[in-house]
RNA sequence: UAGGUACAACAGACGAUAGCUUUUUAUAAAGAGGAAAGUCCGAGCUGCUGUGAAGUAUGGUUCCAUUUAACGAAUGGCUAGAGUAAUCUAAGGGAUAGUGCAACAGAAAUUAAACCGCCCCUUUGGGGUAAGGGUGAAACGGUGAGGUAAGAGCUUACCAGACUUUUAAGUAAUUUUAAGUGCUUUGUAAACCCAACCUGCAGCAAGAAGAGUGUGGUAUAAACUUCACAACUUUGCUCUUCGCUAGAGUGCUAGAGUGAUUUAGCAAGUAGAUAAAUUAUCGUCAAAACAAAACUCGGCUUAUGUUGUGCCUAGAAG
Repeated sequence: UAGGUACAACAGACGAUAGCUUUUUAUAAAGAGGAAAGUCCGAGCUGCUGUGAAGUAUGGUUCCAUUUAACGAAUGGCUAGAGUAAUCUAAGGGAUAGUGCAACAGAAAUUAAACCGCCCCUUUGGGGUAAGGGUGAAACGGUGAGGUAAGAGCUUACCAGACUUUUAAGUAAUUUUAAGUGCUUUGUAAACCCAACCUGCAGCAAGAAGAGUGUGGUAUAAACUUCACAACUUUGCUCUUCGCUAGAGUGCUAGAGUGAUUUAGCAAGUAGAUAAAUUAUCGUCAAAACAAAACUCGGCUUAUGUUGUGCCUAGAAG
């Protein structure tokens, strides 16, 4: 210098004028994001005649440990794969419970086979064989030697896989050391399925109160079934008020931890609209993208501009 990769911050500031909404001591203060988007997850909260027990269903997750209110999220590891590397991805339990599938080619695709080949015989045929060749993603483990009519784990040495036992490290997943057994029959569960753990439904247009008006009676949204005990009293429409903003919240400092995070102290008060406010112009600086709150919060995913930092690879110079 070029390319790659991981992470972080900001996404307007100040002043003046005019305008809108909320609060208020009437002077003033505040007012749309890092994703507010998607609605993919989890919860707070609200309601569904109530409580208890059992069974079935429905749906979800799946290596280990930790964090969290919780999660299918996050952090750190292990294993497998991609990449020269930094790094990234994983829908990461079970194929020895069962069922299914593996086109075409090939003789044959799972307790599956003899097309060419090799050997033997009583030779237009019969028997043996799976070492060599062919097809295929995959063909009854691989290489060398012995043995055989020719061959084959048939025997043997080494290696690979599987199973049993074992050394060392680690909380664990797992890695590693050694021995034995000729046991050697593929893959697929992001196919059905099995195992373990969890699991009511609906959602702020949820719902509550008041006023008005109308209708009806065991009605009603806790999946279904069974058993036991208890209790009542409806449902719709219109308007107003509440729900509605102080939160598992934010910032700073110190401690613990590899980290996510957590403990303690201090500080500030940061929209609440209801057909929908949160703006416009001017001046200075350098100002551009994606874009617009509607109950709230923790994640994930997607869109996007500028700047900075670490690491990896290649080249050049000193």